Predicted 3D model of a 1478-nucleotide RNA (small-subunit ribosomal RNA) from a metagenome.
It matches the Rfam family "Bacterial small subunit ribosomal RNA". Its family is annotated with structural constituent of ribosome and ribosome in the Gene Ontology.
RNA sequence: AGAGUUUGAUCCUGGCUCAGAACGAACGCUGGCGGCAUGGAUUAGGCAUGCAAGUCGAACGAGAAGCCUUUCUUCGGAAAGGUAGAGAGUGGCGAAAGGGUGAGUAACGCGUGAGUAAUCUGCCCUCAAGAUGGGAACAACCUCGGGAAACUGGGGCUAAAACCGAAUGUGAAUUUAGUUCCGCAUGGAACUUUAUUUAAAAAUUUAUUGCUUGAGGAUGAGCUCGCGUCCCAUUAGCUUGUUGGUAAGGUAACGGCUUACCAAGGCUGCGAUGGGUAGUUGGUCUGAGAGGAUGACCAGCCACACUGGGACUGAGACACUGCCCAGACUCCUACGGGAGGCUGCAGUCGAGAAUCUUCCGCAAUGCGCGAAAGCGUGACGGAGCGAUGCCGCGUGCAGGAUGAAGGCCUUCGGGUUGUAAACUGCUGUCACCGGGGACGAAAAAUGACGGUACCCGGAGAGGAAGCCACGGCUAACUACGUGCCAGCGGCCGCGGUAAUACGUAGGUGGCGAGCGUUGUUCGGAUUUAUUGGGCGUAAAGGGUCCGCAGGGGGCCGACUAAGUCUGAUGUGAAAUCCUACGGCUCAACCGUAGAAUUGCAUUGGAAACUGGAUGGCUAGAGUAUCGGAGAGGAGAAUGGAAUUCCUGGUGUAGCGGUGGAAUGCGUAGAUAUCAGGAAGAACACCAAUAGCGAAGGCAGUUCUCUGGACGAUUACUGACCCUCAGGGACGAAAGCGUGGGGAGCGAACAGGAUUAGAUACCCUGGUAGUCCACGCCGUAAACGUUGUGAACUUGAUGUGGGGAGAUUUAGCCCUUUCCGUGUCGGAGCUAACGCUUUAAGUUCACCGCCUGGGGACUACGGCCGCAAGGCUAAAACUCAAAGGAAUUGACGGGGGCCCGCACAAGCGGUGGAGCAUGUGGCUUAAUUCGGGGCAACGCGAAGAACCUUACCUGGGUUUGACAUAUACCUGACCACCAUGGAAACAUGGUUUCUCUUCGGAGCGAGUAUACAGGUGCUGCAUGGCUGUCGUCAGCUCGUGCCGUGAGGUGUUCGGUUAAGUCCGGCAACGAGCGCAACCCAUGUCACUAGUUGCCAUCAGGUAAUGCUGGGGACUCUAGUGAGACUGCCCGUGUCAAGCGGGAGGAAGGCGUGGAUGACGUCAAGUCCGUAUGGCCCUUAUAUCCAGGGCUGCACACGUGCUACAAUGGCUGGCACAGAGGGUAGCAAUACCGCGAGGUGGAGCAAAUCCUAAAAACCAGCCUUAGUUCGGAUUGAAGUCUGCAACUCGACUUCAUGAAGUUGGAAUCGCUAGUAAAGGCGUAUCAGCUACGACGCCUUGAAUACGUUCCCGGGCCUUGUACACACCGCCUGUCACAUCAUGGAAGCCGAUUGCACCCGAAGUCGUUGACCCAACUUGUUAAAGAGAGGGAGGCGCCGAAGGUGUGGUUAGUGACUGGGAUGAAGUCAUAACAAGGUA
Repeated sequence: AGAGUUUGAUCCUGGCUCAGAACGAACGCUGGCGGCAUGGAUUAGGCAUGCAAGUCGAACGAGAAGCCUUUCUUCGGAAAGGUAGAGAGUGGCGAAAGGGUGAGUAACGCGUGAGUAAUCUGCCCUCAAGAUGGGAACAACCUCGGGAAACUGGGGCUAAAACCGAAUGUGAAUUUAGUUCCGCAUGGAACUUUAUUUAAAAAUUUAUUGCUUGAGGAUGAGCUCGCGUCCCAUUAGCUUGUUGGUAAGGUAACGGCUUACCAAGGCUGCGAUGGGUAGUUGGUCUGAGAGGAUGACCAGCCACACUGGGACUGAGACACUGCCCAGACUCCUACGGGAGGCUGCAGUCGAGAAUCUUCCGCAAUGCGCGAAAGCGUGACGGAGCGAUGCCGCGUGCAGGAUGAAGGCCUUCGGGUUGUAAACUGCUGUCACCGGGGACGAAAAAUGACGGUACCCGGAGAGGAAGCCACGGCUAACUACGUGCCAGCGGCCGCGGUAAUACGUAGGUGGCGAGCGUUGUUCGGAUUUAUUGGGCGUAAAGGGUCCGCAGGGGGCCGACUAAGUCUGAUGUGAAAUCCUACGGCUCAACCGUAGAAUUGCAUUGGAAACUGGAUGGCUAGAGUAUCGGAGAGGAGAAUGGAAUUCCUGGUGUAGCGGUGGAAUGCGUAGAUAUCAGGAAGAACACCAAUAGCGAAGGCAGUUCUCUGGACGAUUACUGACCCUCAGGGACGAAAGCGUGGGGAGCGAACAGGAUUAGAUACCCUGGUAGUCCACGCCGUAAACGUUGUGAACUUGAUGUGGGGAGAUUUAGCCCUUUCCGUGUCGGAGCUAACGCUUUAAGUUCACCGCCUGGGGACUACGGCCGCAAGGCUAAAACUCAAAGGAAUUGACGGGGGCCCGCACAAGCGGUGGAGCAUGUGGCUUAAUUCGGGGCAACGCGAAGAACCUUACCUGGGUUUGACAUAUACCUGACCACCAUGGAAACAUGGUUUCUCUUCGGAGCGAGUAUACAGGUGCUGCAUGGCUGUCGUCAGCUCGUGCCGUGAGGUGUUCGGUUAAGUCCGGCAACGAGCGCAACCCAUGUCACUAGUUGCCAUCAGGUAAUGCUGGGGACUCUAGUGAGACUGCCCGUGUCAAGCGGGAGGAAGGCGUGGAUGACGUCAAGUCCGUAUGGCCCUUAUAUCCAGGGCUGCACACGUGCUACAAUGGCUGGCACAGAGGGUAGCAAUACCGCGAGGUGGAGCAAAUCCUAAAAACCAGCCUUAGUUCGGAUUGAAGUCUGCAACUCGACUUCAUGAAGUUGGAAUCGCUAGUAAAGGCGUAUCAGCUACGACGCCUUGAAUACGUUCCCGGGCCUUGUACACACCGCCUGUCACAUCAUGGAAGCCGAUUGCACCCGAAGUCGUUGACCCAACUUGUUAAAGAGAGGGAGGCGCCGAAGGUGUGGUUAGUGACUGGGAUGAAGUCAUAACAAGGUA
């Protein structure tokens, strides 16, 4: 520090995800030791048991057990005195600390800084003064009772530092009157003075400790204030003790804290009130920081103690282990009544993913009490448990190659595990055994930890390694299993038979006593952007303007000092973090010191900037004057054209409408035309990227009223300005209300068409509406998709308005300036497109808005509206994308150019018939398999009767029909014979090797083992070959240049060509594969060569024939050359390429035909041609044999043949080819047969012999008919091939004589030696289904104006939401399933407001016919009276409870609404191309 993921690829926007660190964690697998930390986060749920707050005899009375002495004794013991001091009591101090928890609390609760002139403070310290003299009780104890218990009542005795008077008053408090000083507003302090009130306690060891009053200090606490402190505005208004005052009460103290009276205030957009959530801070985690998240442990503060209320005591509490009351719960009970509160330490149950020992000790540090010894202390110090975390250590070290064995992989060679192991030599950390043995303890004594840490010795490699990952991100790869299954997954995504992604194994990588997973937080995320983002098209500028608050603000002085800057002081607790040093062997951990604590407060200073107050200025802004421009607005008046309607005239059969029609109108007279009239609405031309307006918007003409902008000139005001949340006004169309109006147009509606349908597009009608007035609505793609204002930044060129200059007779032109409005462009900006002085450039001010897509311009709530609806505006759930711009393709019922038998022009066919053949279907035991639009279907198959043959039935064989190797055995195998059999085969019999150096070798058979074999599967694992686009003209590369990039350029453009063929131009210059040429055939000529070919001349010969001699002239054969190149001429064209015409020539512009097939496309075809990976079968999916099937037939399609006839058929005569083939062959002459053919065999391994022509031509017959056309079908008889023609061959003869009279929609081929017609040959092959395929010659046409249209293709351009690329993409309803959610009659909880009822405890007040030791009075003593107190009664307040009525909120609810998701469902086709109606 980044990475993955949207696309065919790219850049951008944007979300999702990952790598890091952390944790009071949990879970899975694993687990050796130690140190230091840490451990109930959930139910503030319930709790058994033990402990957690006592202490003081030096405050007090009484005093048990025990012991000593004495006396008595019934020998049991008793009594007295002394000592001793338990347990309990009175009293004092403590119990308000320490410890726990975070429920409540959004608050002066906390933090920070101040204040208290508004306060208190036990114990502690300092100072001053004092402590005289009396009295009456109550516990304990004794006694009598009540009760189950808890506990409690009556009577009697008693002490004190307990309680109560009196005295004293240094003082103190209150009060009267003054003086002085001070401060910070109220005010405070000191002193003098008047009056009133007010103290005390003693104890002992005789030195101290206590006690009282007062002052001061210290500590602690109370109260007040500034600032800071979460979310929701779908919470906007809240408040009646409320805000203030006066008086009184109350408090330690101020205060509505409380009460009475008076006033009507107080808080709030700087967020009151309400709702939700939450203890808070130092800190902790993360981060570069700013921030974000968090508040375990430790420390400060607060709150709470079963829930709610209350006070008492006290210095301090409204009190965790105190009291009273109410409630819930638990326990005891004799049913009458009682007891309790672990959110102390342990422990238990429950719930939970989850959190420990019912341990040791007061030795240390603290705390309470005590004079002290000491006692107490689950605070604390320790130990235990848990890998919960951090840190440290170990599980050995060195040598050791046959690179062992085993495992795994393998191309079978090897590789790897791997120096790893074994083995050899060492070491001794930890653990273990034995011995010693602390510090922690500051005079003595005292150690839980602990026989611990540590030290010494000993033995022995022994006791000690796992977890996760290995497709990319992300370090690390192979095999097997599985087969969209099982599974994995953080994201992208893997898995459908060759999975580095699942599972296992081997190997490797990472970390290591841990490793992974899950959860959470920050980071990455500049993805809320202060640092540090955006808003033309990606999400995002408010429809426009005005404008209060708010924010911002021109120039020059002097002042101030709030902001700002700087210094000082105080504070910012400690711990933490950081730095330095130090202590535990190191580290973690700990100690000491420093730094830091970015803050707050006080104070001194500075005055540039901001603010404030003040004085001026004119450049911003505004006012006045003059001027012209304009569809700016409102109202009124008025004009012509057109349309429709009405009236009349002319006139007659149609009009209208459409792609074509129909509905409609018209003989009752339409349309057309003329004249007149009526009505409403809109204003042609001018008219213009012209004008005006804030926007919406504004258009005939005239008048009235009126707003704004602009220019020019001076004068004036003197910052008066900019922006604007909330607010206000305006605001197209449609719509709504009331009343008018209504010509045309025209939602809805009706009809006619179109269509599969057509609730549409088209047509005929037509109501609201459109128009006017008034009032609502308040939205638009209200768009420049660009907020307003201001400043600055090269230019060019139009246009509207005004001014100036120069010039002119005048005007125009020209120069210049201000304001508008356009186009193009430099810098700059931008993801790109693009913007560019009218910015999307560079800056400033202010406002609005955005933060992934969907859900959702939605729900609920609120506000507005008559309604329609508008404004504001979520969540659950779901996806990994959604999107912008540009690129390359592909596509378009987009455009342009061009080509092709593509159309057109022609000729002949197919589709109808019969037959042949292939396919589908059906059938079957099997009808083997493949091939499926063009590019499957006379295709693989250039030959299915057996064989072929792969299929079926049946019968056999199992190292096999075939190959190789080894071992053993054997000498055969073959052949022949017999039996069985359909055959294969089985059984039996006969017969039976070669060579040799005698070792053996070769050959063959048998047995056994390896293996053979498979037309079994996968053409979507492959090679090779092939088809197709397409013989179309294209497809690319190097360097350069352009672009952020994908890419572009080149290859586009202007011409031209069959052609990316060539020329010209050009940021391109070159090159490659294609095109063309080179190759073959053919057309002309020449040369060479003449046999088997040829025969002009010469000679010979025959019935005849190149038959013979001979010849090379000719034809021909087959080799080598020539020839054609736009070379020449004319025209045209860019002085080009080329094109048109002509000459010559056998041939002319590629002469003609072939071979030749670029980059690629179709997962095209083929595993059944062969090859081949993997999988499968192995007495069978192999192999042999016989028979059957591939030929099966209601039917459908493709390709052909033969025809339907006279351009013909039949009969007869007669002529002319080319290219092939031929010895298991072609076969002549001859003979036989009507014929197929047979007999026979000359010749020929071929320019020699054979196969071997037909249409044509000549002559005759037939005369338009189902025929002398046509030949199917069937019967009979034959021929040939072959082991064999039944299923199932071909051919021949005779007989039979079907359909068919030129073929619907549709469709195919062909542009010249072509089509059409005619025959001939060959491969395969015993024969043949050949009418097929491949070739050959003979005869031999017609037509092409042309490129509008159909099909296919090429180039350029355009649009695109397509990229599996239009056979694409994609929308909505309906149906089904699942999920979350809204509404809903209601139902059931929680919480809260208000009103009322009841009213515990208790404070306060009040009360009398009750009760009372101290004091006063009274008396001899008393009784009594008073003061004072108590219980009781009453009153106010008052918790819980109850009743009623509202609010908020959670859950649930028949039914219902939409939403999301889902493999192939249904119906349509709305969008994307002009998407077929933009």